[in-house]
This is a predicted structure of a 72-nucleotide RNA (transfer RNA) from Parcubacteria group bacterium GW2011_GWA2_45_30. It matches the Rfam family "tRNA". Its family is annotated with triplet codon-amino acid adaptor activity in the Gene Ontology. Rfam's curators write: Transfer RNA (tRNA) molecules are approximately 80 nucleotides in length. It is annotated as a transfer RNA.
Formats: sequence, structure tokens, C1' cells
RNA sequence: GGGCACUUAGCUCAAUGGCAGAGCGUUGCAUUCACAUUGCAAAGGCCACAGGUUCAAUCCCUGUAGUGCCCA
Repeated sequence: GGGCACUUAGCUCAAUGGCAGAGCGUUGCAUUCACAUUGCAAAGGCCACAGGUUCAAUCCCUGUAGUGCCCA
């Protein structure tokens, strides 16, 4: 320098055009003498950034940035 893939909650990951979710973690309550476990509830997201297409974008297209892999 060229090619490919990925970027979503604190962490690991879903969601292939119309409602952003799960597990773990965190906080509160109940349970216990206490802790753990268990149950219930809650908080936490500009969906990497910018632009475009569309009535409508996490999703499609382009560019930028970052990470990983391959080639030179």
C1' cells in the first nucleotide's frame, strides 16, 4: 500500500426497514439471626462519527475513525 470482517447498556452478544432487547453485572425491596441463594422491581443506549437513499434507518449506500485477520 491492497483486500475482508467487525463497532449496539459496565462486560459478552441478539435484533436483516416501522416496538432497542437478552444473559451476566449494578441498585432497591422481600426472604435469612446474618451471609449466600431465590423472587420482584428499577436505573443504565445520540445503536462509533458524518453525509446520502426512503414516508420511515441500528438495519441499505458512501466517506472517516478505531479494532482484528489475510496478502504485498
The source organism's lineage runs through Bacteria and Bacteria candidate phyla. The coordinates come from a structure-prediction model, not an experiment, and the mean pLDDT is 82.